[in-house]
RNA sequence: CGCUCAUCCAGAGGGGCAGAGGGAUACGGCCCGUUGAAGCCCCGGCAACCCUCCAGCCGUCUCGUCUCCGCGCACGCCGCGGACCGCGGGGCUCCGGCUAGGGAAGGUGCCAAUUCCGUCUCGUGGCGAGAUGCGCCGCGAGGAAGAUGAGGA
Numbered sequence: 001c002g003c004u005c006a007u008c009c010a011g012a013g014g015g016g017c018a019g020a021g022g023g024a025u026a027c028g029g030c031c032c033g034u035u036g037a038a039g040c041c042c043c044g045g046c047a048a049c050c051c052u053c054c055a056g057c058c059g060u061c062u063c064g065u066c067u068c069c070g071c072g073c074a075c076g077c078c079g080c081g082g083a084c085c086g087c088g089g090g091g092c093u094c095c096g097g098c099u100a101g102g103g104a105a106g107g108u109g110c111c112a113a114u115u116c117c118g119u120c121u122c123g124u125g126g127c128g129a130g131a132u133g134c135g136c137c138g139c140g141a142g143g144a145a146g147a148u149g150a151g152g153a
Base pairs, nucleotide, nucleotide: 001152003151004150005149006148007147008146013043014042015041016040017039021032022031023030026119027118028117029116044111045110046109049107050106051103052102053101055099056098057097058096059095060091061090062089063088064087065086067083068082069081070080071079072078115145120142121141122140123139124138125137126136127135128134
């Protein structure tokens, strides 16, 4: 950065400086905060994206079989070469992917509340004496926006 992909209901806090805000933005809600917010520093931790180990499977490789194509022929459902699909057997050297499990030195990240919740679209339940409309309260799926990582430009 109008870029790509993945993830976002799990997990993990103490101290020092500081001194009034903070939960991305706007609005609404709900929270956190002078028993000390943001920010900065130190230490600790969580997790496992990058990284790494192992197993299985798939792609893949190989053999057989089947089918098709070309050529040859002493014409035999013969020989040689080639191709894809299906089926069956085998291999795991290299490379790639997926799944499950393990590791944590390093690069990031993170350590109140689902990304705190809602907002847009679709579907759906309840209530408002009835209604496909309207309002309110919910639920499910998707989106937008945002965050983080790995890439790209």
A computed fold for a 153-nucleotide RNA from Streptomyces rimosus, annotated as SAM riboswitch aptamer (S box leader).
The model forms 97% of the base pairs in the Rfam consensus.
RNAcentral holds the sequence, with entries from Ribocentre.
Rfam family: SAM riboswitch aptamer (S box leader). About the family: The SAM riboswitch is found upstream of a number of genes which code for proteins involved in methionine or cysteine biosynthesis in Gram-positive bacteria. The SAM riboswitch acts at the level of transcription termination control. The predicted structure consists of a complex stem-loop region followed by a single stem loop terminator region.